[in-house]
RNA sequence: AACUGGGUAGCCGCGGGGGAGACCUCACUCCCCUGAGGAAAGUCCGAGCUCCACAGAGCGGGAUGCUGGGUAACACCCAGUGGGGGUGACCCCAAGGAAAGUGCCACAGAAAACGGACCGCCUCGCUGAGAAGCGGGGUAAGGGUGAAAAGGUGGGGUAAGAGCCCACCAGCUAUCAGGGCGACCUGAUAGGCUUGGCAAACCCCAUCCGGAGCAAGACCAAAUAGGAGGGAUAAGGGGUUGCUCGCCUCUCCCUCGGGUAGGUCGCUUGAGGAGUGGAGCAAUCCGCUCCCCAGAUAGAUGGCUACCUAUAAACAGAACUCGGCUUACGGGUUGCUU
RNA sequence: GGGCCGUUAGCUCAAUUGGCAGAGCAAGGGACUCUUAAUCCCUAGGUUGGAGGUUCGAUUCCUCCACGGCUCACCA
Numbered sequence: 001a002a003c004u005g006g007g008u009a010g011c012c013g014c015g016g017g018g019g020a021g022a023c024c025u026c027a028c029u030c031c032c033c034u035g036a037g038g039a040a041a042g043u044c045c046g047a048g049c050u051c052c053a054c055a056g057a058g059c060g061g062g063a064u065g066c067u068g069g070g071u072a073a074c075a076c077c078c079a080g081u082g083g084g085g086g087u088g089a090c091c092c093c094a095a096g097g098a099a100a101g102u103g104c105c106a107c108a109g110a111a112a113a114c115g116g117a118c119c120g121c122c123u124c125g126c127u128g129a130g131a132a133g134c135g136g137g138g139u140a141a142g143g144g145u146g147a148a149a150a151g152g153u154g155g156g157g158u159a160a161g162a163g164c165c166c167a168c169c170a171g172c173u174a175u176c177a178g179g180g181c182g183a184c185c186u187g188a189u190a191g192g193c194u195u196g197g198c199a200a201a202c203c204c205c206a207u208c209c210g211g212a213g214c215a216a217g218a219c220c221a222a223a224u225a226g227g228a229g230g231g232a233u234a235a236g237g238g239g240u241u242g243c244u245c246g247c248c249u250c251u252c253c254c255u256c257g258g259g260u261a262g263g264u265c266g267c268u269u270g271a272g273g274a275g276u277g278g279a280g281c282a283a284u285c286c287g288c289u290c291c292c293c294a295g296a297u298a299g300a301u302g303g304c305u306a307c308c309u310a311u312a313a314a315c316a317g318a319a320c321u322c323g324g325c326u327u328a329c330g331g332g333u334u335g336c337u338u
Numbered sequence: 339g340g341g342c343c344g345u346u347a348g349c350u351c352a353a354u355u356g357g358c359a360g361a362g363c364a365a366g367g368g369a370c371u372c373u374u375a376a377u378c379c380c381u382a383g384g385u386u387g388g389a390g391g392u393u394c395g396a397u398u399c400c401u402c403c404a405c406g407g408c409u410c411a412c413c414a
Stems, first nucleotide, its partner, number of pairs: 001334004006308007014035008037315001041326002044324005049213004056245004061209005066080005081095001082093004096204002101202002103198003118143002120139008151169006170194001172191008217265004227256006236250005272291008339413002341408005348363004357394001365381005387403005
C1' cells in the first nucleotide's frame, strides 16, 4: 500500500416471496427460495427522485480556488507542477490576488509602513576659558526592541553615511529563445535598484449554486365542530422556504379548539454485481457473457451443538437510492521497500 | 428516519473588528457579634468539551470528533 472482515453440517426461531393441503375468507400446517456492512455510522460533500413556474430576472448569501484528465456530479479520484518535511523508503499542502481599495499587526520598540532618527556617527550656529550644553541639518554603517525592521556579503566612496557606485548572490518587472497541451522549467538581455506580514480579516477576480426534503409526494378509506376569535377583500391576502420583481391562486389566511392515527403506491433492476477481452501510466472508459442479491412499518436477519482453520473474538446493525469523504475496528493474507 | 441548536470556574451566565478569560451565587480565611445570620475585606478555583490546522498570537477563524438537548409545541 492492497485485500479480507470465518467456513461446513444439524436442531430451534424470525422477516419477505412462491407453492401445496382440507370447503370460500380469516386462521393453521407443510415444502422451496431468499435475508446487513466495510464501514449499514457521522449526516460532512455531490447527485438521482418528488413537490413548489417546464425553475425565471436582480440583489443578497454560500461553495470552490496550481495544471491536465476522469466522472451524472463533487469539497472526490488519477497523473503531474511548485512548495515543505524526513538520512531514506516515502509522506504532507484550503497552493488565485497584499504595486485595486479598506482594515489589523497586542506588549516591547524611535519607527509596524506613501514610508522610520531613541542612543550613536558627522556637520553648522550660539553659549562657555575648557569639558560640555542648547538649537538646526545630514545619516539606516553600529547598538537596542520585536514573531516580523525597509535586499545580503565584500570593496570603493564620503564630513559621516547610504544601491551613491562596483562585483557576486537572492528576488521583482518587461522582452526574447528553447522544452512542455498546461501549471511550469532552462537560458539570455534590459530596467527601476528592492516593493514588510495577514485574504481559514473585509474584499477583488474566475467558476458553480433556486428552495425543501421519502415524515418528499400520489391515491383510497375513516373521521368531523360548516365551532370560537382575529385579519384581508384586489393599491389586498396566500403560495413560490433570505429580500424585491415576475409567476400562480383567491373566499382566502392566521391563532385557538376538535377529529382521524388505517391501507396501497413511492420501495428497490440499479450511474447494479460477477467473469472476461480491449484502450489508457493511472483514475476510468468501451465491448461480450452470466446473475437478480433484504425491503420491514414497533420494525426480521438470531441462538445452541459438533468439526476445521488460528483459543472465532474487533468495530458495529439496512429504513428512498447511489458516488465519495471522515471516523471506529480484534485477527489474518499478499506485495514493494527503507 | 430527516432537520436544527448548544458545550467557558462547583452552579447560572458574560467576553467582537483575534491581543493578560471575568461577573453573581456557592467554597475557604479574616473582621464585626456573647454566638449565628446579614454586612464588609481578602483568597483560591479554568486543558474555554477533545484533537488538528491558519496566524507572531485562537474562547473567537477553519476542519474532524465526543457529549447533551429540541420530538406529533421542529417535520404526517

Annotation:
This is a predicted complex of two RNAs, RNase P RNA and transfer RNA, with 414 nucleotides together. Its mean pLDDT, the model's own confidence on a scale to 100, is 79. Rfam match: Bacterial RNase P class A. Rfam's curators write: Ribonuclease P (RNase P) is a ubiquitous endoribonuclease, found in archaea, bacteria and eukarya as well as chloroplasts and mitochondria.